Context: one part of a larger RNA
RNA sequence: GGCUUAUGGUGGAUGACUUGGAGCAACGGGCCGAAGAAGGGCGUGGUAAGACUACGAUAAGCCUCGGUGAGCCGUCUAACAGGCAUAGCCGGGGAUUCCCGAAUGGGGAAACCUGUACCGGUGUUGAGUCGGUACGCCCUGAUUUAUCAGGGGGGUAAGCAGGGGAACUGAAACAUCUAAGUACCCUGAGGAAAUUAAAUCAACCGAGAUUCCCUGAGUAGUGGCGAACGAAACGGGAAUAGCCCAAAUCUCUAUGACUUAGUGGCCCGAGGGCCUAUGUCACAGAGAGGUUGUAGGAGACAUCAGAGAAAACCUCGGAAUUCUCAAGGAGUUACAAAAUUUAUUUCUAGUCGAAGGUCCCUGGGAAGGGCAGCCGCAGAGGGUGAGAGCCCCGUAGACGAAAGAAAUGAAACUCCUGAUGUUAACCUGAGUACCAUGGGACACGAGAAAUCCUGUGGGAAGCUGGGGGGACCACCCUCCAAGGCUAAAUACCUUUUGCUACCGAUAGUGAACAAGUACCGUGAGGGAAAGUUGAAAAGAACCCCGGGAGGGGAGUGAAAUAGACCUGAAACCAUGAGCCUACAGAAUGUCGGAGUCCCGUUUAACGGGAUGACGGCGUGCCUAUUGAAGUAUGAUCCAGGGACUUAAUACGGGGGGCAAGGUUAAGGGACUGGAGUCCUGGAGCCAUAGCGAAAGCGAGUCUGAAUAGGGCGUUUAGUCCCUCGAAUUAGACCCGAAACCGGGUGAUCUACCCAUGACCAGGAUGAAGGUACGUUAACGCGUACUGGAGGUCCGAACCGGUUACUGGUACAAAAGUUUCGGAUGAGUUGUGGGUAGCGGUGAAAUGCCAAUCGAACCCGGAGAUAGCUGGUUCUCCUCGAAAUGCAUUUAGGUGCAGCCUCAGUUUAGAGGUGUGCGGAGGUAGGGCACUGGAUGGGCUAGCGGGCGUGAGCUUAGCAAACCCAACCAAACCACCAAUGCCGUUCAGCCGUUGACUGAGAGUGAGACUGUCGGAGAUAAGUUCGAUGGUCGAAAGGGAAACAGCCCAGACCACCAGCUAAGGUCCCCAAGAGCAGACUAAGUGGGAAACGAGGUAGAGUUCCCCAGACAGCCAGGAGGUUGGCUUAGAAGCAGCCAUCCUUUGAAGAGUGCGUAAUAGCCCACUGGGCGAGGGGUUCUGCGCGGAAAAUGUAACGGGGCUUAAGUCUGCCACCGAAGCUGUGGUUUUGGUCCUGAUUCGUCGGGGCCAAAAGGUAGAGGAGCGUUCCUCUUGCGGCGAAGCUAUAAUGUGAGUUGUAGUGGAGCGGGGGGAAGUGAGAAUCCUGGAAUGAGUAGCGUUAAUCAGAGUGAGAAUCUCUGACGCCGAAAGCCUGAGGUUUCCUACGCAACGUUUAUCGGCGUAGGGUUAGUCGGUCCUAAGUCGUAGGCGCAAGCCGAAGACGAUGGACAGUAGGUUAAUAUUCCUACACCGCCGUUUUGUCGCUUUAAAGCCGAGGGGGGGUGCGGUAGGGUAGAUGGAGCGUGCCCAUUGGACAUGGUGCGUCCUAAUAUGUAGGCCAAGCCGGGAUAGGCAAAUCCGUUCCGGCGUACGAGCUGAGAUAUGAGGAAAUCUAUCCACUUCGGUGGAUGGAAAUUCUGUUAAUCCCACACCGACGAGAAAAGCCUCGCGGUUAUGGUGAAAUGGCGUCCGUACCGCAAACCGACACUGGUGGGCAGGGAUAAGCGUCCCAAGGCGUUC
Repeated sequence: GGCUUAUGGUGGAUGACUUGGAGCAACGGGCCGAAGAAGGGCGUGGUAAGACUACGAUAAGCCUCGGUGAGCCGUCUAACAGGCAUAGCCGGGGAUUCCCGAAUGGGGAAACCUGUACCGGUGUUGAGUCGGUACGCCCUGAUUUAUCAGGGGGGUAAGCAGGGGAACUGAAACAUCUAAGUACCCUGAGGAAAUUAAAUCAACCGAGAUUCCCUGAGUAGUGGCGAACGAAACGGGAAUAGCCCAAAUCUCUAUGACUUAGUGGCCCGAGGGCCUAUGUCACAGAGAGGUUGUAGGAGACAUCAGAGAAAACCUCGGAAUUCUCAAGGAGUUACAAAAUUUAUUUCUAGUCGAAGGUCCCUGGGAAGGGCAGCCGCAGAGGGUGAGAGCCCCGUAGACGAAAGAAAUGAAACUCCUGAUGUUAACCUGAGUACCAUGGGACACGAGAAAUCCUGUGGGAAGCUGGGGGGACCACCCUCCAAGGCUAAAUACCUUUUGCUACCGAUAGUGAACAAGUACCGUGAGGGAAAGUUGAAAAGAACCCCGGGAGGGGAGUGAAAUAGACCUGAAACCAUGAGCCUACAGAAUGUCGGAGUCCCGUUUAACGGGAUGACGGCGUGCCUAUUGAAGUAUGAUCCAGGGACUUAAUACGGGGGGCAAGGUUAAGGGACUGGAGUCCUGGAGCCAUAGCGAAAGCGAGUCUGAAUAGGGCGUUUAGUCCCUCGAAUUAGACCCGAAACCGGGUGAUCUACCCAUGACCAGGAUGAAGGUACGUUAACGCGUACUGGAGGUCCGAACCGGUUACUGGUACAAAAGUUUCGGAUGAGUUGUGGGUAGCGGUGAAAUGCCAAUCGAACCCGGAGAUAGCUGGUUCUCCUCGAAAUGCAUUUAGGUGCAGCCUCAGUUUAGAGGUGUGCGGAGGUAGGGCACUGGAUGGGCUAGCGGGCGUGAGCUUAGCAAACCCAACCAAACCACCAAUGCCGUUCAGCCGUUGACUGAGAGUGAGACUGUCGGAGAUAAGUUCGAUGGUCGAAAGGGAAACAGCCCAGACCACCAGCUAAGGUCCCCAAGAGCAGACUAAGUGGGAAACGAGGUAGAGUUCCCCAGACAGCCAGGAGGUUGGCUUAGAAGCAGCCAUCCUUUGAAGAGUGCGUAAUAGCCCACUGGGCGAGGGGUUCUGCGCGGAAAAUGUAACGGGGCUUAAGUCUGCCACCGAAGCUGUGGUUUUGGUCCUGAUUCGUCGGGGCCAAAAGGUAGAGGAGCGUUCCUCUUGCGGCGAAGCUAUAAUGUGAGUUGUAGUGGAGCGGGGGGAAGUGAGAAUCCUGGAAUGAGUAGCGUUAAUCAGAGUGAGAAUCUCUGACGCCGAAAGCCUGAGGUUUCCUACGCAACGUUUAUCGGCGUAGGGUUAGUCGGUCCUAAGUCGUAGGCGCAAGCCGAAGACGAUGGACAGUAGGUUAAUAUUCCUACACCGCCGUUUUGUCGCUUUAAAGCCGAGGGGGGGUGCGGUAGGGUAGAUGGAGCGUGCCCAUUGGACAUGGUGCGUCCUAAUAUGUAGGCCAAGCCGGGAUAGGCAAAUCCGUUCCGGCGUACGAGCUGAGAUAUGAGGAAAUCUAUCCACUUCGGUGGAUGGAAAUUCUGUUAAUCCCACACCGACGAGAAAAGCCUCGCGGUUAUGGUGAAAUGGCGUCCGUACCGCAAACCGACACUGGUGGGCAGGGAUAAGCGUCCCAAGGCGUUC
């Protein structure tokens, strides 16, 4: 270290539970708000910090009326204190109800600030302060016309109506179309909204408002006639309800006009009389009347009809009107409109409510078991120490309201009422209908397009009229527009109650818990985790260890391994024990197996267990693929979660009901515990008859001239429900885009712009201009000085970011170091604002717009879409593919076909194969007549060349045709196979393998190998076809290993047998087999052309006893040194020739050699030897040719040589999951028996036969999980879950036993599903690994002693050392928000430690008339009037708000642990008010002065660069004085040296200084068409005076004087603390020099004063002044003194940083002010120091 086991830890699964969710049903309810809502902020409790609830300064509550009631002071949340009980609690009504919010007096950064008027308190009736009431805008109305009254405003989940209105997507692209009038925005109303009483439908019959449901119907239609969209009427139901105006006519009122009457009017007739309005007309208002289409109404006339009363010029007569009663009718939601009483019912609290046991047992506990009882209109449910009808709450049933509310009925009340007929032509909705055109809505996309709405332009009729009936016209039918109201049935939400084959803590709401919380983000917005002790806290007294935390005892309890908690799995981490392990190679196993250890028993060659030396075989899983161990994907591990669903529709299979019929839908009713059951409902649908385009006809019909022929039918089964399969429409198996669109949120980052402020050490250069001189006729030029310009130069701060390095799990999501650029400018920067995504901004890079930019972010459409990738969860059985064709904006997709499965039908002349026979055909081969190619020769036109003046001739050349010879071809054939294909035969063999119909698929990427071909290079593990095979989807044996090769197709078991391929020396099963050859190369065991006396064999030819071949002994000569050439060339550099002679033989020479000769060989010949020798061809096996990368490495290794190599023959054996044998399982078929049967079939058993590899895929049968129902059981004597183990089943699984656990859980029948995980870079949680590793955040640095403490490198003190010092010091703005101070503490936080802390707990701390805000205005924002815009809203005179600017009265010192310009002391000042004194003005018609208001004028008032001057702060020197410290050793002397200090302040008064402004000045007076009116002011103008630079006036730093207080080195007294005993620190007193004189000097002050240039450099108020309007007379006001008042908000602390912005105690970023000394040209540079602060937490 491994395995096993035991015991623990960690962790929080599982089981059980439920307070919380989800869904549905019924009844009820449905708006709130200026009487201040919704929603918030802040408060309210005795101890109360937080959260919830309740409430509001009357604050977990007050009053009253009811109910209940013995206890109560809400919950987390206990305890104490104090109380109440006429309490408390519940319900009705009332009171109170801070601040914000529509928010409403004004403002505003919501919960804050600040007014005016009146009233009240206090105050000196004052100033001031405290409280109350009123004070917004818009609309309408009224009147007294500037007031009053009423209403509105805002919120609101869903539903509703209207105004606007997308895109993704679908159409496999896309534009009409779709998505969709959806999402979204806006407006408005209500409990519902909207619609609604026919200018409607219909069809010649009729219906009779609207809404909703069923149906019609996926029909009619619309539609790139694509995708898709899609009615209506009729019919059946729910619910029912109808009315009112305008007009005609009459009357009255108001206004205006007209009319003097034969004519109009006074109700009519007659007579009389009257009227200038008592008439007529116009217009307006009111009342009456009236409301429709077979027209109606008004008017007129006629007829009829109760009673009574009343009025107007007269008489007579008549008629009519109005009112009352009667009679009749109606009504409180429309139609007119209220209030009241009463009854009943209901809601908002409640009440009564039966029946058990002191029995026995178990137990901690009884409700369990047993015994024997009781109630039940109550056995629903919950609780009680385990299962309770009878213990408690309840349940069935019955009862109940002072108050408020609702419904229904009645009373009362209120309102209404002539009828019929005729006539006549008065009325019946106008910029309307309609038309043209542009759009929109209608299911209907311009279409033949009716109908409805509307922009623009035209524009009717009016009852003898008008609209509609799907273009239009006619006839006919039907209705009456251009005005209005209207309940119910319907939609949605919700209280309460109830229910659930809904969830049960990763589920169910995001949220069971202080959840829209913590946390993240500038913001819109996003958004968690987190339940359980026990019956009861009985929550562990006491003791021990320890600083504590924690632990050990003791105790409680049934249990403590129930102790901060149920159960308590796994990963992971430990400890003990057994076995194994340090020469062994490894998918971690499996098969065999020794040894050791343990247990048991039937005791033995026993059984079981742990381990496993050694051996055989053996490359994970998933996915994607032709093909993965793959070095292709995915997974760190474990646990939990996690994916084919649901609805509608049509089709098919199965089951069931009824059947020529089947069936109801919506709805209704009854019963009921129920959402259940039953009944009803026949509208409608399918079928019963088809054919045809249709009319139509009909067992036929259509076509057709046809009676022909043909097509489709006729010869009968459907329909409804349940379930399964697949389809369509829906997100449709799950996860996944980049994108598109809508509405919002963002300019705290950054870009640009606007307003207002701030900043830039020091040094250098020396433009224009000027002055002087010189020069020139002059202009000008020159020199010197002066001057101080500049997108000038060098260089800090500041801004930037060039180079290199570091860093790159950082210090840092852009830094550090070094170096570099700009640094008075187009500069940098603060604060406040503006511009917004179809956009802004951009010195322009597609840059930037909050760490995001070729189009921000957030939410929504939305589950967009994804022909793409990934993933897709239990078991067994049967069959089983494809990677091909055609088409495709198609090629990795899809459709049809092919191939697979299942069901049904069909069974013969089916199918397959073989044999024989018969066919079609033009490939291989062959051939060259054809079509072409192509070679040689011949022949020969022609061409070319040459010659010729020419005719022509000629031929080294080219060459058609023709002839001869030999050839070539996929697109040549006068020939032509083998196979294959088609047909047929056989009583051949196989034995259903075939075909058809229907349903369900998958596949349409293929790979290699043999053969035939194309492409390629007769390359490829290449590519494209054809044809077989295998793999794919196939395991086994062989080929070392090795998908595709060889053998062979695995149902399971066997320690049986035989074989295949291939093998038999060992690894390694079987022959060192037999016989005969070959090979010598380790060939075998890699390779070619080519090469070679390798070797074996076969042929052929030549030589040879007349002596071959080889070797040995000899010869190898002469002409001649052949000629030429050459310096020479003699056989032998080269050229030419290459003869002759002698001989046995000998080349004018095969080589070596020489300068050339010479010399040595050879050819050739003889001798000697004595038997074979040479060449060549073919064959077998060998040899060379032969070089690669870690290492032999080209037999698998050892090794092998008459083999263990190669060839031939032979005999054995081994060898597989093949075949055989034995046993078993299942499927299919056959057969026999049997049960049931709806006679279709279904089930059980026996026998026989065959079969059983399998991916995609089809089919079949089961296991398990959760819940429901019926039934039957188990359980405190111990359920579920968990752990271990045994048994059993083919498997999913099941069951037993033991332990743990402590309350629920099973079996059987049936049903319903959130029903099975190992993978999705899955989700959530936990735990590993890396790893005790990197790191511990600027290298400014630590050391010693003492103290404290359990403990000290880190805390405190002291002493050293070091660092910063234009900062690493001090002050302040923003921002933070208690971090400040003190005490106590150390779990966590702090990169170590910690006694310490910016940490935890508790307590404390911020004091203002003068500082800041409050006053004023800028950019900008809001915004009245007004303008514009579908809406929302946008702009905007006036006005308001808004600092970064203007204005504005306090300084010094002291004091606290923590505050100070704030407290205290001292001295001041500002504003307001009163009183006193004094002055001044006026005083009854008036308004001097003041106040208030709005104005005029002045002023405020401005930038940049530069120089000089005067000062001051500051620095520094010297002297004096005071004080402390140090030194004195030496001949003399006691001088001397060093350190620190030596002042400060406001106001007032005086001096108004240096200086500045100014002659265009100052003073006085007059005039005035200007300054919106006025003006004595300003401006303009005139006159006079003063005064010329030493002026007036104004301004103005500083200085000096007065003055009081304070400060201070140091010394000293007392006390306290600490002490290293030297002293140090603190507190309270006292004393104390404080004087004089130089030098230097600012960026500060004088002061934007002066000078200069051009880019020409805020506004308003305070303040001064002028008049105007209003108001005031016991009045106003100036000065001095004195007294009073001055509210509110901020104020702690950090503030270049450990407290801000960067997730951090982060090397980053962050505005302004102060500015000491020495050195160095200067300097804020650099180095060193002071004050002060630090050593950066290992």
Background:
The part of an RNA shown here (large-subunit ribosomal RNA, half A) has 1738 nucleotides and comes from SAR202 cluster bacterium AC-409-J13_OGT_754m. NCBI's taxonomy places the organism under Bacteria, Bacillati, Chloroflexota, Dehalococcoidia, SAR202 cluster. Model confidence (mean pLDDT): 81 of 100. Its Rfam family is "Bacterial large subunit ribosomal RNA". Gene Ontology terms of the family: structural constituent of ribosome and ribosome.